[in-house]
RNA sequence: AAAGAAGAGGUGAGAGACAGGCUCUGAGACCCUCUGGCAACCAUCCUUCCACAGGAUAAGGUGCCAAAUCCUGUUCAGGUGAUAUUACCUGAAGAAU
Numbered sequence: 001a002a003a004g005a006a007g008a009g010g011u012g013a014g015a016g017a018c019a020g021g022c023u024c025u026g027a028g029a030c031c032c033u034c035u036g037g038c039a040a041c042c043a044u045c046c047u048u049c050c051a052c053a054g055g056a057u058a059a060g061g062u063g064c065c066a067a068a069u070c071c072u073g074u075u076c077a078g079g080u081g082a083u084a085u086u087a088c089c090u091g092a093a094g095a096a097u
Base pairs, nucleotide, nucleotide: 001097006035007034008033009032010031014024015023016022018073019072020071021070036065037064038063041061042060043057044056045055046054069096074093075092076091077090078089079088080087
């Protein structure tokens, strides 16, 4: 982590982490390379006695450039309907990545 971000070449069948869905994909997805871009975690600078916090920069190190982390995946609280079970919605805290 509800925002944002492309093109060309190569390859050739699956891909979106996992499960269930649902999507993308031979009008070439995914992946690799080059160029470009988004963003601001590290970094640099400023602000500070030092820290915390904040701001700026975007050369460098990551990351990212289909769909809200595509949705859900545990717990709690509230609401609506049905009303014995149970279904849906909202919020918060978590898990996984």